RNA sequence: GCCCCCAUAGCUCAGGGGAUAGAGCGUCUGCCUCCGGAGCAGAAGGCCGAAGGUUCGAAUCCUUCUGGGGGCACCA
Numbered sequence: 001g002c003c004c005c006c007a008u009a010g011c012u013c014a015g016g017g018g019a020u021a022g023a024g025c026g027u028c029u030g031c032c033u034c035c036g037g038a039g040c041a042g043a044a045g046g047c048c049g050a051a052g053g054u055u056c057g058a059a060u061c062c063u064u065c066u067g068g069g070g071g072c073a074c075c076a
Stems, first nucleotide, its partner, number of pairs: 001072007010025004018056001027043005049065005
């Protein structure tokens, strides 16, 4: 330098055009308990990496950029 993949909640990941984006773990609150970090219930937590485009409608499709991973090439 070229090509491919990934970026969604604090962490690990689903969701691959249809309105209000989910799970597990974690956090917080309450209950329970002799106590508890175990058990039960509830809650908070997201401009879906950024910008632009397509569309009636974009996390989802397209372009560029940013960050991460991998392959190839170069390596005097």